[in-house]
Context: one part of a larger RNA
Formats: sequence, structure tokens, C1' cells
RNA sequence: UGACGGGGGCCCGCACAAGCGGUGGAGCAUGUGGUUUAAUUCGACGCAACGCGAAGAACCUUACCUGGGUUUGACAUCCUGUGAAUCUUUAAGUACUAAAGAGUGCCUUCGGGAGCACAGAGACAGGUGCUGCAUGGCUGUCGUCAGCUCGUGUCGUGAGAUGUUUGGUUAAGUCCAGCAACGAGCGCAACCCUUAUCGUUAGUUGCCAGCACAUAAUGGUGGGAACUCUAACGAGACUGCCCGGGUUAACCGGGAGGAAGGCGGGGAUGACGUCAAGUCCUCAUGGCCCUUAUACCCAGGGCUACACACGUGCUACAAUGGUAUGGACAGAGGGUUGCCAACCAGUGAUGGUGAGCUAAUCCCCCAAAGCAUAUCUCAGUCCGGAUUGGAGUCUGCAACUCGACUCCAUGAAGUUGGAAUCGCUAGUAAUCGCGGAUCAGCAUGCCGCGGUGAAUAUGUUCCCGGGCCUUGUACA
Repeated sequence: UGACGGGGGCCCGCACAAGCGGUGGAGCAUGUGGUUUAAUUCGACGCAACGCGAAGAACCUUACCUGGGUUUGACAUCCUGUGAAUCUUUAAGUACUAAAGAGUGCCUUCGGGAGCACAGAGACAGGUGCUGCAUGGCUGUCGUCAGCUCGUGUCGUGAGAUGUUUGGUUAAGUCCAGCAACGAGCGCAACCCUUAUCGUUAGUUGCCAGCACAUAAUGGUGGGAACUCUAACGAGACUGCCCGGGUUAACCGGGAGGAAGGCGGGGAUGACGUCAAGUCCUCAUGGCCCUUAUACCCAGGGCUACACACGUGCUACAAUGGUAUGGACAGAGGGUUGCCAACCAGUGAUGGUGAGCUAAUCCCCCAAAGCAUAUCUCAGUCCGGAUUGGAGUCUGCAACUCGACUCCAUGAAGUUGGAAUCGCUAGUAAUCGCGGAUCAGCAUGCCGCGGUGAAUAUGUUCCCGGGCCUUGUACA
């Protein structure tokens, strides 16, 4: 100087408390451990591994296993020779191979050249093989915590100290006052995006107040530029104003006006560093290793196994509910190998036919919970839907291992969950549906979007984590 303390003081955080809803019990989905297996590819392991890499394993992916095959190689550069390239058919399951046929192109100084294919030789290729404890890059975490440092000066023999401590204050090393310090840098804040209000400009594909037309009805048509909206530029919030407190300070409490008030809400943004944290399987790369195989091609299988254990979720156990009928209101996205209206067929998944749309125009697209009416009356039920049988639809060369969906039948566990444990402070929790990426197909996951919309916070004694000062130390 740090680190640590079941030392002290001050302070903060959904850290506790106050509340609301869960997990832990059930069934299923998914990840992991274990076991099994020819293989169940590999990585990730307290927080910070376990719906994680994987924004989507039937083949491919694929790295694993079994079997078959290739050896200058699936891919790159160079050399020699031959031939245009290329396409079709047949045979053996496939890869690969063999045979037959079609075909003879482009540039040219007619020597040849570019490009492609085959054969040959070697330089070389290749490796998701090892080492993340050799590395770059990227990322997690403490933590959006308020800290981490430097120059000069001063103090100290020196390591170092001071500044950065102290008194207030703040979300903040934020600001003020004081002070052997005076300044400065990286962080904080602001500048950026979005949301909440208004104005100006602009009105098509969006809008329709007033005036007409037409219709069974509809901005459907003429027209309009008000409103909504769209998207560009501005305004607006700064403790600016008033009162009180405070050191005449910073600032704090209250008030006015205002759409918004004291950082208005949300996002992006992550200092010096810590964990030899994670990643050599994104990529790059040192070293080591393989080179008729640890490389490459193909078929089939596996990654989907199942006594069990754990994590994360979905659906429930019902009446604040289930079922049936009627009728209401979003936002944000996506669409040409695509989204697919209307009509017809089917109980349905879907199929047929077919308009529009490269999209504020057309389509996905009926939002659902909610509301009204009826019914069920506390029961393993008209709750719950697992499992299984049958029949189908769709995608795709192909749904046996191993897809999703539909219909009929079947109707399991489950009556609110032990010890323990998690999230959340407001348009939040809870609850309800909708969209997107990946994607041929496949979502209870992930990322977004809106609808309805709470309870509680007296407080900081305690648990956990963190910041500052101080103290002890046989630790570095």
C1' cells in the first nucleotide's frame, strides 16, 4: 500500500421487511448429470453451466458409429500431355466406375491464348486433431457500481502519502465550502434513439368535419386539407418563477403555471481492472501431432436410448370457472420460388379454382381476455387433458427408427403442493392474445407487440451484495 475480520461509523440496492404471483408435489416439453450403447459427436459446471453455443439433428446439417470406396485428393497455386465445355441413356442399392450416343463453342497476329474436363509427376493440399495455462479478436462477471489514475508542487531516508481526506449535498469523485495543494485525463452527466404535448411544412396508397352524388351497405365517387395519421423541421423543462429551510453556498421541502417537474418514462452507451473466467468447434494464429489417414466421398444408423437425479418452462387441479350462441375494440411486423382475398368441396386438418399485391394501396388478419344471454351446481365432474387405438391432411427423393396438424374413440395423474426457494415498486406484477427470426416442414423456447390492469413500501434491527472513512492483523 492492499486484502481480510462472526471490528466500528456513514450510505445504497426488490438485499430484507410490507405485498402480489410463482417454483419445489402431478402430467408433459426442453436442457443437464448418470446409466446404457457400435455410436449415443463436442463444448459450457456456484452466482456468471443446465429452453446455454443450437435463430429450429428425418437425409443434409454432422463433427459420432458401422459398412463400402478414394489417395496430388471435396478445395487452392504451379508443370507436362490429351480433349471444347457440356448433356442424355443403360448397368450394378449409393459413392464411384464402365459402355454408347449427341455435341464440336469464345478470342486470334493462325504460332497460340482464356476457360473447363481427363491422365501423370511432385512441390503441396486437408484436419470441427491437442493445447483458451502460448495467443489475437469477441464475450460473460463484479456493475451502469462510482470509482481508477496522471503532471507539477509539497511531505517522507524509503515503500509511499497528499490531491481523492474533512463539513454539507447528490443517482453520481454530482456540486458547494474548507484545506499544501494547483490543474488534468478515463469514467458520471450531457450530446444520440424512442416515448409523452404543441406548432410549421407536406397531403398519397392514409383521413372525412362541412357540401353534393350513388348504394341494401361501405371514403364507394366528386371534392376537401379541418381532424386522425404519416415524417421532416422546430418549440417545450432550465430548479426558469414564488414561499420556507440551509453558511448570503451547493442543495432540500412545498407551491404556481404546464401535456410533462426536479435525471419525466424507456433504450443505446460498461472506466482502471478482477476471475490463468469462456471460446483453438465462428474466424484468425504460435507450437505439437496425422499424411493409403486423425484427410476426403457415400449409404444406413446415432445425436431422439431410459431404473433414476436436478435445472428451466407449459398445461392443470376448476364456478373470479367450463361449454354454447351473439356481438366489440389493438399494436408491431412479414410477403413474388412469396402473402394469398372471394367462391366451391370437406365435420376438420386441407384441397380445387382464382382476383389483388414488389405493398400506408392487396394479403397474412375473425385479435383474445373482456361484454350479453343460456346452461353446468362442487362431482375426479360438461374440471383436467396425458396415454393409447383407428381414420386422415400437409411438407418433403423419403415421415419405420424420428415431423407437425385434423377427426372419431379412449379418458391417466392431478382436489393448490414438505424442507426450501425465485421474480416483481407502475402502465410494473399478474393475466390475454398477436407477430417475427431460424425454417421445405416442425416452437410450451427466443426476440418483439399491444389489450385488461393491481397490492405494498411503517422502516434499515437482521440475511446477501456493494461504496467511503477508520481500526486490528502471526496474510501478500

Source information: Small-subunit ribosomal RNA, 3' major domain from a metagenome, 476 nucleotides, folded computationally. It matches the Rfam family "Bacterial small subunit ribosomal RNA". The coordinates come from a structure-prediction model, not an experiment, and the mean pLDDT is 83.